[in-house]
Predicted 3D model of RNase P RNA and transfer RNA as a complex of 364 nucleotides. Rfam match: Bacterial RNase P class A. Rfam classes the family as a ribozyme.
RNA sequence: CGAGCAGGCCAAGGUGGUCGCGGCGGCGCGAGCCGUCGAGGAAAGUCCGGGCUCCGAAGGGCAGGAUGGCGGGUAAUACCCGUCCGCCGUGAGGCGAGGACCAGCGCCACAGUGACGAACCGCGGCAACGCGGGUGAAACGGGCAAGCUUCCAUCCGGAGCAAGGUCGAGCAGGGGACCAUGGCGUGGCCCGCGCCGUCCCCGGGUAGACCGCUAGAGGCGGGGGGUGACCCUCGUCCCAGAGAGAUGACCAUCCACGACAGGACCCGGCUUAGCGGCCUGCUCGGCAA
RNA sequence: UCCCCGGUAGCUCAACGGUAGAGCAUUCGGCUGUUAACCGAAGGGUUGCUAGUUCGAAUCUAGCCCGGGGAGCCA
Repeated sequence: CGAGCAGGCCAAGGUGGUCGCGGCGGCGCGAGCCGUCGAGGAAAGUCCGGGCUCCGAAGGGCAGGAUGGCGGGUAAUACCCGUCCGCCGUGAGGCGAGGACCAGCGCCACAGUGACGAACCGCGGCAACGCGGGUGAAACGGGCAAGCUUCCAUCCGGAGCAAGGUCGAGCAGGGGACCAUGGCGUGGCCCGCGCCGUCCCCGGGUAGACCGCUAGAGGCGGGGGGUGACCCUCGUCCCAGAGAGAUGACCAUCCACGACAGGACCCGGCUUAGCGGCCUGCUCGGCAA
Repeated sequence: UCCCCGGUAGCUCAACGGUAGAGCAUUCGGCUGUUAACCGAAGGGUUGCUAGUUCGAAUCUAGCCCGGGGAGCCA
C1' cells in the first nucleotide's frame, strides 16, 4: 500500500433568528406570558424471556408445547460468556436445533445382484466358511429423530394495559339451553375447587373522565472482583408520557449535502431496515528499511 | 394487543422428501370460402426471499417480505 476479519461508539445535522406543538411548574379574572423538559439504535417485526395486573389459588393426571455437548451469567430466556467437538476458510475468524436409530414404527428415489430381508459375481476350500468386488450419500455394517402420536432429561396454569380499578352517561327488549346425575366459572379433556340463575344468539346503548402511566433489573462517573458474560460498592443526575395522538416550518450560515425510521404499560434479548463517519485489535499478500 | 389462513406458468389450481403438472390463455400448424368451435404441437417456472437439516427440499425447520381474515366495551 492492497485485500479482508472481529468489536465498539456516533448518527446528520450544528449555530443564530422569527413563528408553532405536547407534558410539568409559576404568574394572571381571562386571552395569555415566563421557565424547564421533549423519540431510537433500531422506538419496527411482535419472534423469545421477564416484571406488572386480573382470572377459581393455579392442586393432581392425561394431552399439548418448549429446550437439548459441558460449565457459567441473569429476574428470565430459544439470549450472552467460556470451552469441547464437527464443518467451512491459507489465515484473522465464521457457522452449528450438537441427547438417543443395539427399545418400537417409518423412510432410504436413480444407479446397483442386494437399501436390511439377506442375496450376486470372482478366488480359496470337500463343506461350513473366509477374502475381494462394481454401483451408490450409505453395503451384516449403516444413514435419517428440523421422520413419528418414539424414548430420555429439564421446564411450562391461562390471559393480556382494549390487562385491571373508580366515577359518569345512555338503551328495549325478544328467543333459546340447562335446572342440582344440571349450567357456568379456564386454556383441550377428566378429577378436585367455587357460584347458582348462569350462559348463548338476535336486537339495543355508549365511543366520556380519572387512575394504571412511568424513578427504573435506570443513566453517567470512580473503585474493586472475574479470562469473560457479569457482579459488588461509592458518588451524582432525573431523562417523553399523548389519547386523533406533541419534537415542526421558514430565513441566514457552515459542513460530511443529510440513511432507515418515529414512543403508546415497562424492561432484557433476537431478527430485520439502514446514507455514512470515527476508533481499537487482528490476519493474508506485496514493496522498502 | 391477541389469533388464524395463504403465496407454485399470464389466470385458476394439483403434486406420500426423489425429473414440478392439469385446465383456460398465448404462439404455430391442420380443418373451413372465412371466422369461431374442434384436432395436433410448441413455448412459458429462482415453487415470495434468505439460510439450515438431508445424498436429495415446492414439501421439513427458522428468520424475513407480501396479501387476506377474525376477536375484544355496557345492558